[in-house]
Molecule: transfer RNA
Organism: Congzhengia minquanensis
RNA sequence: GCUGCUGUGGCACAGUAGGUAGCGCAACGCCUUGGUAAGGCGUAGGUCGGCGGUUCAAGUCCGCUCAGCAGCUCCA
Numbered sequence: 001g002c003u004g005c006u007g008u009g010g011c012a013c014a015g016u017a018g019g020u021a022g023c024g025c026a027a028c029g030c031c032u033u034g035g036u037a038a039g040g041c042g043u044a045g046g047u048c049g050g051c052g053g054u055u056c057a058a059g060u061c062c063g064c065u066c067a068g069c070a071g072c073u074c075c076a
Base pairs, nucleotide, nucleotide: 001072002071003070004069005068006067007066010025011024013022019056027043028042029041030040031039049065050064051063052062053061
């Protein structure tokens, strides 16, 4: 320098023929208990690495860019 992959709530992940974001754990509240744990019910929390473009509409397509990982190449 080139190529590929990954980047989604605190954490691990899902969501790919574009239609407006979901699961588990964690957190919080309630129930249950003499109290705790477990269990049951419920609540809040992200706008999808960043910028721009296409579209009526983009996490989901295109371009640039940042970070991480992997591979390849050149010079010395």